[in-house]
Context: one part of a larger RNA
Molecule: small-subunit ribosomal RNA, central domain
Organism: uncultured Petrotoga sp.
RNA sequence: CUGGGUGUAAAGGGGACGUAGGCGGAUGAUCAAGUCAUCUGUGAAAAGAUUGCUCAACGAUUGGCUUGCGGAUGAAACUGGUCAUCUUGGGCGUAGCAGAGGUAGACGGAAUUACCUGAGUAGGGGUGAAAUCCGCAGAUACAGGUAAGAACGCCGGUGAAGAAGUUGGUCUACUAGGCUACAGCUGACGCUGAGGUCCGAAAGCCAGGGGAGCGAACCGGAUUAGAUACCCGGGUAGUCCUGGCUGUAAACGAUGCUCACUAGGUGUAGGGAGCGAAAGACUCUCUGUGCUGAAGCUAACGCGAUAAGUGAGCCGCCUGGGGAGUACGUCCGCAAGGAUGAAACUC
Numbered sequence: 001c002u003g004g005g006u007g008u009a010a011a012g013g014g015g016a017c018g019u020a021g022g023c024g025g026a027u028g029a030u031c032a033a034g035u036c037a038u039c040u041g042u043g044a045a046a047a048g049a050u051u052g053c054u055c056a057a058c059g060a061u062u063g064g065c066u067u068g069c070g071g072a073u074g075a076a077a078c079u080g081g082u083c084a085u086c087u088u089g090g091g092c093g094u095a096g097c098a099g100a101g102g103u104a105g106a107c108g109g110a111a112u113u114a115c116c117u118g119a120g121u122a123g124g125g126g127u128g129a130a131a132u133c134c135g136c137a138g139a140u141a142c143a144g145g146u147a148a149g150a151a152c153g154c155c156g157g158u159g160a161a162g163a164a165g166u167u168g169g170u171c172u173a174c175u176a177g178g179c180u181a182c183a184g185c186u187g188a189c190g191c192u193g194a195g196g197u198c199c200g201a202a203a204g205c206c207a208g209g210g211g212a213g214c215g216a217a218c219c220g221g222a223u224u225a226g227a228u229a230c231c232c233g234g235g236u237a238g239u240c241c242u243g244g245c246u247g248u249a250a251a252c253g254a255u256g257c258u259c260a261c262u263a264g265g266u267g268u269a270g271g272g273a274g275c276g277a278a279a280g281a282c283u284c285u286c287u288g289u290g291c292u293g294a295a296g297c298u299a300a301c302g303c304g305a306u307a308a309g310u311g312a313g314c315c316g317c318c319u320g321g322g323g324a325g326u327a328c329g330u331c332c333g334c335a336a337g338g339a340u341g342a343a344a345c346u347c
Base pairs, nucleotide, nucleotide: 004318005317006316007301008300012315014199015198016197017196021192022191023190025086026085027084028083029082030081031080033079034078035075036074037073038072039071040070041069042068048062049061050060051059052058089189090186091185092184093182094181095180096179097178101175102174103173104172105171106170107169108152112148113147114146115145116144117143118142123134124133160167161166204245205244206243207242208241209240213239214238218234219233220232221231256314257313258312259311260310261309264292265291266290267289268288269287270286271285272284273283274282296303297302320347321346322345329340330339331338332337
């Protein structure tokens, strides 16, 4: 390479947009590049078979192979090119609908901590038990006030939105996507996507702010044989904001994206249609999200219209364990480090 795989055995890229490329709906006409047919040129020699020198060396004849390439003539189903037409894929429109989707600003209450005031007295706190710690310089508990920062209880749900990361107090502004109905417009405009570009939790980094609570490091108190821990009292970075960087996670559904097809049952979220005077129930239908399960699949576990079933297109990745996601080189980064990524050796 071929092949076989990729939920859990090695293996789905963290996610999207999109370049090249690959692949691509229906009908008709046409071309004949792919494709197919016939003819033809070429496809060295040696080698093979047969045969001539009495054999052999040596030589002669002959068929096939050389799976290919070139030329000529033709075929037109399929692929492809061109032209025309179409509407079911895609997009647009109109009318509705739901939502913690995004960005910015304003505002709110509960709690916490600090400070002030009142009132009040000897404890409080903490634990398995304690101690460190706080408190007669008046703590804890209670009431009132002021300030600050962070997070938004109930509603809240196997609920919703988003491509993923993620998003949850209220209001306002700007803004993106989705769903349903209609079938008006467009007329294949599509799918995937190597490179590339953008987004990307937490921690970390740079600069400037902020700092209530929590809290790596650190310091005490305990525990213990020890205790560089678990428990307790403190506590710096950080956690928060603005601007920039980093680019990684069990970034998980450990399951790439898109399309088509293949039993049912039962919840739930958002729409629509029908029956009905209405309420209410029922029936049908589209989209999402759960459970259960036929066939089928699977090594089993399990999956099962949200497939891991049956097929198609495109991309990423895997090929025994360790060495090792290491070394070297290169690229990126302020650094931390990231990306790419071996071998010797060994079992």